[in-house]
Context: one part of a larger RNA
RNA sequence: GCCUGCGAGUGUAUGUAUGUUGCCUAUGGCUAAGUCCGUUACGGGACGGAGCCGCAGGGAAACCGAGUGUUAAUAGCGCGUCAGUAGCAUACAUACGACCCGAAGCCAGGUGAGCUUGCCAUGGGCAGGUUGAAGUGUGUCGAAAGACACAUGGAGGACCGAACCCGUAGAUCGUACAACGUCUUGGGAUGACCUGUGGCAAGGAGUGAAAAGCUAAUCGAACCUGGUAAUAGCUGGUUCUCUCCGAAAUAGCUUUUGGGCUAGCGUCGUGUGAUCCCUCCGGGGGUAGAGCACUGGAAGGGGCAAACAGGGGGAAACCUCGUUGUCCCUAUCAAACUCCGAAUACCGAGAGGUUACAGCAUGGCAGUUAGACGGUGGGGGCGAAGCUCCACUCGUCGAAGGGGGAAGAGCCCUGGAUCGCCAGUUAAGGUCCCUAAAUCUACGCUCAGUACAACUUAAGGAAGUGAGGAUUCAUUGACAAUGAGGAUGUUGGCUUAGAAGCAGCCACCAUUUAAAGAAAGCGUAACAGCUCACUCAUCGAGAGUCCUUGCGCCGAAGAUGAUCGGGGUUAAGCGUAGUACCGAAACUGCGGGUGUGCAUCUCCUUCGGGAGGUGUAUGCGGUAGGAGAGCGUUCGCAUCCGCGAUGAAGCCAAAGGGGUGACCCAUGGUGGAGCGUUGCGAAGUGAGAAUGCAGGC
Numbered sequence: 001g002c003c004u005g006c007g008a009g010u011g012u013a014u015g016u017a018u019g020u021u022g023c024c025u026a027u028g029g030c031u032a033a034g035u036c037c038g039u040u041a042c043g044g045g046a047c048g049g050a051g052c053c054g055c056a057g058g059g060a061a062a063c064c065g066a067g068u069g070u071u072a073a074u075a076g077c078g079c080g081u082c083a084g085u086a087g088c089a090u091a092c093a094u095a096c097g098a099c100c101c102g103a104a105g106c107c108a109g110g111u112g113a114g115c116u117u118g119c120c121a122u123g124g125g126c127a128g129g130u131u132g133a134a135g136u137g138u139g140u141c142g143a144a145a146g147a148c149a150c151a152u153g154g155a156g157g158a159c160c161g162a163a164c165c166c167g168u169a170g171a172u173c174g175u176a177c178a179a180c181g182u183c184u185u186g187g188g189a190u191g192a193c194c195u196g197u198g199g200c201a202a203g204g205a206g207u208g209a210a211a212a213g214c215u216a217a218u219c220g221a222a223c224c225u226g227g228u229a230a231u232a233g234c235u236g237g238u239u240c241u242c243u244c245c246g247a248a249a250u251a252g253c254u255u256u257u258g259g260g261c262u263a264g265c266g267u268c269g270u271g272u273g274a275u276c277c278c279u280c281c282g283g284g285g286g287u288a289g290a291g292c293a294c295u296g297g298a299a300g301g302g303g304c305a306a307a308c309a310g311g312g313g314g315a316a317a318c319c320u321c322g323u324u325g326u327c328c329c330u331a332u333c334a335a336a337c338u339c340c341g342a343a344u345a346c347c348g349a350g351a352g353g354u355u356a357c358a359g360c361a362u363g364g365c366a367g368u369u370a371g372a373c374g375g376u377g378g379g380g381g382c383g384a385a386g387c388u389c390c391a392c393u394c395g396u397c398g399a400a401g402g403g404g405g406a407a408g409a410g411c412c413c414u415g416g417a418u419c420g421c422c423a424g425u426u427a428a429g430g431u432c433c434c435u436a437a438a439u440c441u442a443c444g445c446u447c448a449g450u451a452c453a454a455c456u457u458a459a460g461g462a463a464g465u466g467a468g469g470a471u472u473c474a475u476u477g478a479c480a481a482u483g484a485g486g487a488u489g490u491u492g493g494c495u496u497a498g499a500a501g502c503a504g505c506c507a508c509c510a511u512u513u514a515a516a517g518a519a520a521g522c523g524u525a526a527c528a529g530c531u532c533a534c535u536c537a538u539c540g541a542g543a544g545u546c547c548u549u550g551c552g553c554c555g556a557a558g559a560u561g562a563u564c565g566g567g568g569u570u571a572a573g574c575g576u577a578g579u580a581c582c583g584a585a586a587c588u589g590c591g592g593g594u595g596u597g598c599a600u601c602u603c604c605u606u607c608g609g610g611a612g613g614u615g616u617a618u619g620c621g622g623u624a625g626g627a628g629a630g631c632g633u634u635c636g637c638a639u640c641c642g643c644g645a646u647g648a649a650g651c652c653a654a655a656g657g658g659g660u661g662a663c664c665c666a667u668g669g670u671g672g673a674g675c676g677u678u679g680c681g682a683a684g685u686g687a688g689a690a691u692g693c694a695g696g697c
Base pairs, nucleotide, nucleotide: 001697002696003695004694005693006692011096012095013094014093015092016091017090018089019088020087021086022085023084028053029052030051034047035046036045037044057064058063067079068078069077070076099237100236102234106227107226108225109224110223111222117201118200119199120198121197122196123195124194125193126191128160129159130158131156135152136151137150138149139148140147141146164188165187166186169184170183171182172181203219205215206214207213240630241629242628243627244626245625250263251262252261253260254259264368265367266365267364268363269362270361271360272359275358277353278352279351280350281348282347283346289340290338291337295334296333297332299330300329301328302327303326304325305324306323308322310321311320312319313318371397372396373395374394375392376391377390378389379388380387401414402413403412404411418592419591420590421589423588424587425586429582430581431580432567433566434565438579440578441577442576443575444574445573451569452568460554461553464551465550466549467548468547469546470545471544472543473542481538482537483536484535485534487511488510489509492506493505494504517532520531521530522529593620594619595618596617597616598615599614600613601612602611603610604609631686633683634682635681636680637679638678640676642675643674650670651669652668653667656665657664658663
């Protein structure tokens, strides 16, 4: 891992509700403990009325009573004025282990020092080598104390190093040789040494040269058993089918925020009977917008006032700048401004319409209280976030499948998938190929592969190109190009080494002219030289500038390999208009099933009702969850004068038949002794998951 088996809402008591059965309509219903009797079978029967519920309530009470309390009240208002009771079944609640498995822990009583820690008693062990303390002897010196030398001696938590004890560093091993080993290297090795045997000390206790170490592979409180099914607002799991409806992720409170309680939203029953909803009509409002009339902000201009900071001028008067306030004009801003003011929304016991799976009330049973994205209006943030917090009982997902969006919970289509069909029509979106359908029609734009649905882009830059407009010049000849001229007083004056149109300063006149600046640029040391403005000629029809706008260009840099989904495309791109076609579980057609309402018919009935047929109308996605109807398993009572060695149960088989399904029936093989139908009843009643448990492989 697979297979097989086992594996989770149970029992008792009490209560509430629903269903049903008995008795009963107040002379109501029921017995409990217990006692007695009895049977093939302890299944049961009788007695027992103690007590409980009900028959009247209201009030704190006295008390009154279909009323009563409040009150001065005969008013008003509150609570009342309604047949029950016992059993059984189902659902839920409460108490218990209470759907099942799961802690770490707490407490009690015991068992452990054959491991290890410390201690006690009694034994044992330590190759070999080295060093050479005290003491002693002899000698020398000394008055002595003593000193020195040489011998002797053999001390030491002394030295080197085996056994022995340890475990420093590295390697190895790491499903090991081993739940800590092995190899190399290393520390101690006469000592606070190592070790045998026997003994003592233990669980909030021991022992500890102290690491919370050790106390039997267990230690910040051992192990075993018990309390014990501890508790777990936590995680996981919770077993057959079909039908109808179908949520929530919000509010308040909470030692509360991943838990609860109540309300909201679901479902089922009962009651009510149009109350819901839609349209019209009638309402109040102070939001969006707008505005500046108030409150406050803020810009420009002007007038006026001041017993006004300050500066300047003046001898002073005063003048001027400024300051503060106020008025007028112009142009404005506001969530906590409003002279105004919508759309929606909300209210109506106003009118009309529409109908049931509507609304409301009440009772049983819930689940939900971690929401997500999208749209709109807002707060926070950076008018960032697949960010965060509100609102709109908005939409979708959640709990929703199908089609589109390349792919995809929340986007688009579908008034949402009851079942079947190799039928039809469409939606969104598409129609060159992948890929179903236009290489469709008409007119434009783009040349950048821009682009090829929505998501990728700015300031700025540019004779890209299309459209519209304004304006200037132009056959009295424009713009461009080419040819010619562009002169004279004069080298203007000053300055300066020089300054001659062209370093700088001042002036910028006049003449000849078709025209020509006391010069717009290059140039020279200064001149010279080359252009320009301006003019003529040649030429012959448009030329220049500005504004608005469509589509393009540059600006344009990222981390694994690129791309529009791909191929590819000059349209198969973009814009405008149109006609076809494709395209879904939408709609339609044909056939079937089923829920609910209404009408009608038949049969049955315990008269409460139940079953079936037909017609009509309207439904049938679904998580949590509510409601209903069934299938199957084991056992019991009855039943079929049931089945069975002429073969029960079980097992095997893809092929037959029935049922929407759980499942049932048949057939063949195997097997070898029990088993079923129908009606009721009772449950150890359904397995794929729980790191489930046991076995097998």
Predicted 3D model of a 697-nucleotide part of an RNA (large-subunit ribosomal RNA, domain II) from a Minisyncoccota bacterium. RNAcentral holds the full RNA, with entries from ENA. Model confidence (mean pLDDT): 83 of 100.